[in-house]
RNA sequence: AGAGUUUGAUCCUGGCUCAGAACGAACGCUGGCGGCGCGCCUAACACAUGCAAGUCGAGCGAUUAAGACUCCUUUCGGGAAGUGUAUAAAGCGGCGGACGGGUGAGUAAUGCAUAGGUAAUCUGCCCCUGAGUGGAAAAUAUCCAGCCGAAAGGUUGGUUAAUGUUGCAUAAGCUGAGUUGACGUAGGUCGGCUUAGUAAAGAGUUUACUCGCUUUGGGAUGAGCCUAUGUCCGAUUAGCUUGAUGGUGGGGUAACGGCCUACCAUGGCUGCGAUCGGUAGCUGGUCUGAGAGGAUGAUCAGCCACACUGGGACUGAGACACGGCCCAGACUCCUACGGGAGGCAGCAGUGAGGAAUUUUGCGCAAUGGGCGAAAGCCUGACGCAGCGACGCCGCGUGAAGGAUGAAGUCCCUCGGGAUGUAAACUUCUGUCAGUGGGAACGAAAAAAUGACGGUACCCACAAAGGAAGCACCGGCUAACUCCGUGCCAGCAGCCGCGGUAAGACGGAGGGUGCGAGCGUUGUUCGGAAUUACUGGGCGUAAAGAGUACGUAGGCGGUUUGUUAAGUCGAAUGUAAAAUCUCGAGGCUCAACCUCGAAACCGCAUUCGAAACUGGCAGACUAGAGGAUGAUAGAGGAAAGCGGAAUUCCCAGUGUAGCGGUGAAAUGCGUAGAUAUUGGGAGGAACAUCAGUGGCGAAAGCGGCUUUCUGGGUCAUUCCUGACGCUGAGGUACGAAAGCGUGGGGAGCAAACGGGAUUAGAUACCCCGGUAGUCCACGCUGUAAACGAUGGAUACUAGGUGUAGCGGGUAUCGACCCCUGCUGUGCCGUAGCUAACGCGUUAAGUAUCCCGCCUGGGGAGUACGUUCGCAAGAAUGAAACUCAAAGGAAUUGACGGGGGCCCGCACAAGCGGUGGAGGAUGUGGUUUAAUUCGACGCAACGCGAAAAACCUUACUAAGACUUGACAUUCAGCGAAUCUCCGGGAAACCGGGGAGUGCCUUCGGGAGCGCUGGUACAGGUGGUGCAUGGCUGUCGUCAGCUCGUGUCGUGAGAUGUUGGGUUAAGUCCCGCAACGAGCGCAACCCUCGAGUUUAGUUGCCAUCAGGUAAUGCUGGGCACUCUAGACUGACUGCCGGUGACAAACCGGAGGAAGGUGGGGACGACGUCAAGUCAUCAUGCCCCUUACGUCUUGGGCUACACACGUCCUACAAUGGUCAAGACGGAAGGAUGCGAAGCCGCGAGGUGGAGCGAAUCCCUAAACUUGAUCUCAGUUCGGAUUGUAGGCUGCAACUCGCCUACAUGAAGUAGGAAUCGCUAGUAAACGCAGAUCAGCAUGCUGCGUUGAAUACGUUCCCGGGCCUUGUACACACCGCCCGUCACACCACGAAAGUUUGCCAUACCCGAAGCCGGUGAGCUAACCCUAUGGGAGGCAGCCGUCUAAGGUAGGACAGAUGAUUGGGGUGAAGUCGUAACAAGGUA
Repeated sequence: AGAGUUUGAUCCUGGCUCAGAACGAACGCUGGCGGCGCGCCUAACACAUGCAAGUCGAGCGAUUAAGACUCCUUUCGGGAAGUGUAUAAAGCGGCGGACGGGUGAGUAAUGCAUAGGUAAUCUGCCCCUGAGUGGAAAAUAUCCAGCCGAAAGGUUGGUUAAUGUUGCAUAAGCUGAGUUGACGUAGGUCGGCUUAGUAAAGAGUUUACUCGCUUUGGGAUGAGCCUAUGUCCGAUUAGCUUGAUGGUGGGGUAACGGCCUACCAUGGCUGCGAUCGGUAGCUGGUCUGAGAGGAUGAUCAGCCACACUGGGACUGAGACACGGCCCAGACUCCUACGGGAGGCAGCAGUGAGGAAUUUUGCGCAAUGGGCGAAAGCCUGACGCAGCGACGCCGCGUGAAGGAUGAAGUCCCUCGGGAUGUAAACUUCUGUCAGUGGGAACGAAAAAAUGACGGUACCCACAAAGGAAGCACCGGCUAACUCCGUGCCAGCAGCCGCGGUAAGACGGAGGGUGCGAGCGUUGUUCGGAAUUACUGGGCGUAAAGAGUACGUAGGCGGUUUGUUAAGUCGAAUGUAAAAUCUCGAGGCUCAACCUCGAAACCGCAUUCGAAACUGGCAGACUAGAGGAUGAUAGAGGAAAGCGGAAUUCCCAGUGUAGCGGUGAAAUGCGUAGAUAUUGGGAGGAACAUCAGUGGCGAAAGCGGCUUUCUGGGUCAUUCCUGACGCUGAGGUACGAAAGCGUGGGGAGCAAACGGGAUUAGAUACCCCGGUAGUCCACGCUGUAAACGAUGGAUACUAGGUGUAGCGGGUAUCGACCCCUGCUGUGCCGUAGCUAACGCGUUAAGUAUCCCGCCUGGGGAGUACGUUCGCAAGAAUGAAACUCAAAGGAAUUGACGGGGGCCCGCACAAGCGGUGGAGGAUGUGGUUUAAUUCGACGCAACGCGAAAAACCUUACUAAGACUUGACAUUCAGCGAAUCUCCGGGAAACCGGGGAGUGCCUUCGGGAGCGCUGGUACAGGUGGUGCAUGGCUGUCGUCAGCUCGUGUCGUGAGAUGUUGGGUUAAGUCCCGCAACGAGCGCAACCCUCGAGUUUAGUUGCCAUCAGGUAAUGCUGGGCACUCUAGACUGACUGCCGGUGACAAACCGGAGGAAGGUGGGGACGACGUCAAGUCAUCAUGCCCCUUACGUCUUGGGCUACACACGUCCUACAAUGGUCAAGACGGAAGGAUGCGAAGCCGCGAGGUGGAGCGAAUCCCUAAACUUGAUCUCAGUUCGGAUUGUAGGCUGCAACUCGCCUACAUGAAGUAGGAAUCGCUAGUAAACGCAGAUCAGCAUGCUGCGUUGAAUACGUUCCCGGGCCUUGUACACACCGCCCGUCACACCACGAAAGUUUGCCAUACCCGAAGCCGGUGAGCUAACCCUAUGGGAGGCAGCCGUCUAAGGUAGGACAGAUGAUUGGGGUGAAGUCGUAACAAGGUA
């Protein structure tokens, strides 16, 4: 410090997720030791038991064991009484129980933090100081006696003490009043004088001291009160307040104060957020972070609050009191039912809750606290120990050597590799744990005193012995293989893995990381500049309010003086300690602890500075405004006027249609329309001018005239003197539609009606048509109210239009030209921007102010509130859900987008298919089996260039199991041939013949049989694991690269453009220059010629011969054969073209513009086809999914489709006669002549391994006949008789003859081929093959028609455009409905909590009143009275409770509403392309 994730890829925006650190944690697996810390975060839930606050006898009375003393009785044991001490239960009294300890419920300020104030206060014990401590009195607890009660306890009478209580004396001082002085700005402070009031307690002993007591002043400590500033969220909480704000009098308090009360006044708080609601103890600090911040408030420390819940006071220096009191309430316990008792949020502990948090331990030895003169007592504060890997830190589980790289395990290409010096083994060491022995500091300067603890630590001993796991290994992120599983089981933080070869699931081996821990979960900060102060944005990604005016607020021109609030500097105080940081030191180190320093960035006070900001005072004119003079304009409001057009009405002319559409129909019209002429009515809108022209803040404004009126611009000088900018709330204006009332209504036109279209058509089109559109007055307040761009000011190159006003030059004048200001456009520099783009009219550079944004959906929805007549508007969430949603640009693909171009693509033609019969293939059906594959083009006369057996893979039956086939081992036998029996055969059983070749004599090679181990075998699966081969787009002209350049980038450029071509073919141009794979050419063949060579070919000349023939001699001239070569290149001429490429025409030529044909198929696409050609990974079968055999099947048959054959006839059929070819093939072969047969064929066997022999045409021509018919067309089907092949023609071959003579009379919708030696027609040959083509592949013969042209259909190429597509239009995608689940809203209500109000009731208690009852101290004139007090009663206040109507919040609710989510539901097709109506 970043990374993953939106896309085919890119840049940006933007969310989600990860890596880090931390924790009072929990859970899972594992667990050796020690040190230091930490340990109910949940139920402020309920608590059994024990302990946690007592102490003082030197305050008091009373009591008293032992011992001692005295006395009595003596049985010599002892007993009783008295005196009286240490001590002790209870009591009076004093001090302490307000500290210490716990908890965080409440509290958003009566709190806390920081800084101040108290001249408005108190302060026990402690310290310093002045003074004093005299003399009396009356009670009472304990106790005794009695009574009541179960108990707790109570009550009556009597006795008694004090440092308990109360008078009296004294009064320095203090307090009050009066008077007076000094000081202070003042509130006030310090004094003098007079007067009134006001104290005390004793105890101990060492007998003059100690501790007390009273009072005064001061200190210290602690506390109270007040002020300022800071201190969470919500405005869907906007107004709150009646003791409320202030005053006066009174009361109250330690003290100020509405703190309380009476009266008076009417204030006080609030947008700088009052009030209300929610949440929360605050801080030092802690965690994180570079910091600023954010989160947090365990342990330790400061403050606060609370003590079962609520209220209350008492005592006291201090409490409204955790282990005190009273009352009310809930709960628990005891009870004799009458009454009582209790409060662990002290330490342990229990139950409950919970994911979760310890021992009913030891000790007061240390530190600290209470009491005491002290000894001492008390102390669950505290010090220690125990439990817990909860955290941090440290240590160990051994060290060195050790290769034949052991065994085992895992992987493997089977060679090996890994685990791995790891182990074994050898030599060492002894930390920790263990055993034994020794042994502290902590104890404080005499002694004594240690819970921890026989602990830390030290020594000795033995033995490698007792001590390693957890997570991860697809990317992020370090670490890889095998097996299992097969969208299952599962994983997952995000992206995502898993559908048979999973580095992602589970296991294993190996590896990586950390290590007594490791992972997971949760939470916080970080990364996140993702709330942006530091440090973000708003044209299109989320985001500028529709516009203006203007309040508060914020900001503000030049200059002088002053001030010192902001600002800056210095000093002082404070900022507790601990923590953090740094430096030292102590535990062996570290954690931890101690000391010192620094820091605490803050606040306050004082002093100083005066530039800047602010305040005050003065001045200025550049901002702003005013005056004067011109000026343009659809700026606004009102009134009036005008013409064209539509419609309607009247009248005329006139006749059958008009109108409307893609085409129609509805509609109108013979009752006279449309058309046309004249006249009239009425409403609305204003053609041309008209212009990215003008005006206005925006919305918006368009005939003409008049009136009223707002703003702008230009010019000139003058005036005011900062008067300015922005603008939360607020106010006004604000298109269309809509609403209300009243008018108006020509045209247009939601709704509605009708006609069409359509599968439907509640639409688009047509005919009608009402609200509305218009006017007046109100309301609504929204729009893609858009420049998707808030306002103001300043600055920053230009060029070119246009509107308004002006200046200059020139002119007689108008132009032209130069120039200033204002507005409005285009292009463009710098700069900015993610890019697109913006660019003096900024989206540039800056300042000021306002508004707004923070992932998508849910949702601009719900609830609440405000506004509105309503419609609705404004404000405006959450649950839940997704990992994206989005912007700009790129490359493709696509478009019922555009442009250019090509192709038998259409058109122009010729012939077919689709109809018939048959052949063949396929589907389907059938079957024991009808083996398998191929499925749009690009499967279907395809694999198959030959299914009777075989083939054959299928089926039935019968057999075999190292196998039909390969390698290897052992044994036997030559091999081989042949016969018999059984059987359908395979096969089984038996017999005979036969002894080979090589040899080093051991044996070996080959073959057969038997047995055995490894293995063979599989047309079993997967073409979606593959190789190879092939099809297709397509013989279409494309597909790319290097370097350079442009772009942030994907990419672009080149390859686009202008021409041209069959062609990315070539030329020209050009930030491109070159190159590669394709195109073309090179290859084969046909077409001309030359040359070479002449047999089997040929025969011109010569000779011979025949009935005839190159038949023979001869020849190689010609034809031909087959080698080599020549030839064609737009080379030449003319024209067009850009002086190009090229095209057009011509000449010559056998051939002319690629001469015809073939082979040849770029990058790639289709998971195209093939595991059944072959090869091959993996899986599967192994007496069978292998092998052998016989028979059957692949040939089935209601039907459907493809490809063909033959036809339907006269351009023909039949008969007769007569011609012409090319290319192939031939030895298990082709097979001549001759003979036989109607024929298929038979016989025959010449010739030929073939330019020699064999096989060799048909359409055609000539003649005859048929005469338009189901025929002399057509030949299916069937019968009979034959032929051929072959072991074998039944299932299931081909051919012949005779007989039979079906459908079919030119084929609906639709559809195929072909552009010249082509189509069409005609036959021939070959492969396969024993036999079996209408198929296939070749070959020749005869031999056309047509192409205007590119609008349309199909396919393709290039450029461009749009896109929400990229699996790429067979794409994407919307809404209803149906189903399941989830959260939310509404809802008659039901219910709970909380809050306030009104009223009722009113405990305890303080206060006030009363007090005829009761009453010790003091007083008196004393059996009494008074003063004072008490009970009782009354009153104010008031907790809880009750009643009533509410506010708020939650839960729940039949039903209901929309929303979200969910591989394959329904209906349509709204959007994305002109998305088919933008």
Record summary:
The prediction has a mean pLDDT of 84. A computed fold for a 1478-nucleotide RNA from a metagenome, annotated as small-subunit ribosomal RNA. Rfam family: Bacterial small subunit ribosomal RNA.